[in-house]
Context: one part of a larger RNA
RNA sequence: AUGGGCUUAAAGCAUCUAUAGAUGGCUUCUUAAGUUCGCAGUCAAACGCUAGGCUCAACCAUAGAUCGAUGGUGGAAACUACCAAGUUGGAGUAUGGUUGGACAGAGAGAAGUUUUGGUGUAGUAGUAACAUGCACAGAGAUCGGAAAAGAACACAAAUGGUGAAAGCACUUUCCAAAGCCAAAACUAACAUUGAGAGAUAAAAGCUAGUGGAGCGAAUGGGAUUAGUGACCAGUAGUCCUAGCCAUAAACAAUGGGUACUAGGUACAAUGCGUAUCCACCGAUAUAGUUCUGUAGCUAAUAUAUUAUGUAUCCCACCUUAAAAGUAAGUUCGCAAGACUGAAACUC
Numbered sequence: 001a002u003g004g005g006c007u008u009a010a011a012g013c014a015u016c017u018a019u020a021g022a023u024g025g026c027u028u029c030u031u032a033a034g035u036u037c038g039c040a041g042u043c044a045a046a047c048g049c050u051a052g053g054c055u056c057a058a059c060c061a062u063a064g065a066u067c068g069a070u071g072g073u074g075g076a077a078a079c080u081a082c083c084a085a086g087u088u089g090g091a092g093u094a095u096g097g098u099u100g101g102a103c104a105g106a107g108a109g110a111a112g113u114u115u116u117g118g119u120g121u122a123g124u125a126g127u128a129a130c131a132u133g134c135a136c137a138g139a140g141a142u143c144g145g146a147a148a149a150g151a152a153c154a155c156a157a158a159u160g161g162u163g164a165a166a167g168c169a170c171u172u173u174c175c176a177a178a179g180c181c182a183a184a185a186c187u188a189a190c191a192u193u194g195a196g197a198g199a200u201a202a203a204a205g206c207u208a209g210u211g212g213a214g215c216g217a218a219u220g221g222g223a224u225u226a227g228u229g230a231c232c233a234g235u236a237g238u239c240c241u242a243g244c245c246a247u248a249a250a251c252a253a254u255g256g257g258u259a260c261u262a263g264g265u266a267c268a269a270u271g272c273g274u275a276u277c278c279a280c281c282g283a284u285a286u287a288g289u290u291c292u293g294u295a296g297c298u299a300a301u302a303u304a305u306u307a308u309g310u311a312u313c314c315c316a317c318c319u320u321a322a323a324a325g326u327a328a329g330u331u332c333g334c335a336a337g338a339c340u341g342a343a344a345c346u347c
Stems, first nucleotide, its partner, number of pairs: 004318002008300001012315001014200004021193003025087004031081001033080002035076005041070003049064003052060002090190001091187003095182005104173004113148004117143003123134002161168002205244005214238002219233003255314006263292002266289002269286003272282002296303001321346001329340001331338002
C1' cells in the first nucleotide's frame, strides 16, 4: 500500500464555523474531455506462456497467443463532465405564532460565621475512648435583640427544558441570537462533508489587583496505630476583575449528512380534528426526549426508526505487546507543560 476495521478487543478529533478539495435534486439542449467501437501503426533481442525438435532433460530453432500500453484517425452519445434554458420535493429568505435556567444590570429571603447588647453560670467541644482547642478577662446556652461581610440559592424539581460542546436553576428588568410549528409568498440547487486554518472550551494551575463567611491541598498540634484515616487549628485555593493555560472516563467510551426498514409505552413543545366553555379524548401530524421489543446485525453483552440494520457521500483514526505518549527536533506557553512524535533492546 491492498484488504479489513473503529460502543466494550488497536482505532471517532472536546465541540463548532469554514477555505481548498471530494461528492452532489428533476427536465430538455449543445459539445465530445472521461467512456465506448472500428481502422492502420509502434511497443528490438533475450527472458516468460502455449505448441514443436535433439530417446527425456538441460539445450535449440521456428511458429503462435492472452491480457494490455501508447499516440494518430474516423464514428456513437446512454452515464459523468461542459454550454444554454427551465423546474421545484433539497437549502435559504420574508410573514404569523410559540418554547426555554444564555450574557449583563438591579433586588429579596433562609442559613452559617464574626462583632456588639441583655439574661445567666461552669463547663463546652470532640472521639471507639482520650487529648490538643475554647472558657470566670464570663465561654457554651438563650433572646419573635442589633449590626457587618462573603458565598450559595431549600421546596417547586421530573424518565422534564435548553445549548455546538464545555455548560446553564432564588426573583425581576433589558437586549441579542437560536430551535420548532403553521401557511405556501419569494430565490431557484444557492447543497453535504471538510485537510490545513479560526473560534469556544469543566476542574486544577499561572500573572497582576480586589475579596476572604463557610469549606479546605500544604503545614502545625493532640491522641491512637504496624500504618492510613478520623480529631483541633489552618495557608494557597475556592469568589470577583483583566489576561494566560488548552487538557478530562471533555463518555452515549458510538464523527457528520441523506434515504429506506414491524410495533407498543411514557414525557414535554406546537398544530389539527369527527373532541370542545375549559379539560378529557384521537388507528391524528411535525420535530424532540425515555422505556420495551420483531426482522436484521453482533464474538457476546447488547443494539434495534435517536441503529451497533440496509445503502450512499465526505472527514478523522487503527495495524501484536512492551519500550512510550518516552527520547530528539520544530512550534506554542511566564511557568507548569501542550501539540507533533520515533528507534534500539526484549517477547
The prediction has a mean pLDDT of 81. A computed fold for a 347-nucleotide part of an RNA from Jasminum sambac, annotated as small-subunit ribosomal RNA, central domain. The full RNA is in RNAcentral, with records from SILVA.